[in-house]
Molecule: transfer RNA
Organism: Candidatus Omnitrophota bacterium
RNA sequence: CGGGAAGUAGCGCAGCUGGCUAGCGCGCUUGGUUCGGGACCAAGAGGUCGUGGGUUCAAAUCCCGCCUUCCCGA
Numbered sequence: 001c002g003g004g005a006a007g008u009a010g011c012g013c014a015g016c017u018g019g020c021u022a023g024c025g026c027g028c029u030u031g032g033u034u035c036g037g038g039a040c041c042a043a044g045a046g047g048u049c050g051u052g053g054g055u056u057c058a059a060a061u062c063c064c065g066c067c068u069u070c071c072c073g074a
Base pairs, nucleotide, nucleotide: 001073002072003071004070005069006068007067010026011025012024013023019057028044029043030042031041032040050066051065052064053063054062
C1' cells in the first nucleotide's frame, strides 16, 4: 500500500430480505429465602447500535467517507 471481516448494555453475542417499545446469556442493584454466604425466586437499572454525512414518511439494518481491532497478500 491492496483485499477481506468485525465494531449493538460492564463482558460475550443475536437482530442487519428497512417498520411494533432494540433483545438474550452472564454480571450489577434492590427485595425474598438463609444465622450468614452460595444456590434459587421476584423486581429493576444500564444503549446517542464506533463516528460524520446521504437516501427514505421511517435506518442498528441500505449507500459514501473516516476511526479502531483482527486476518490475508505485497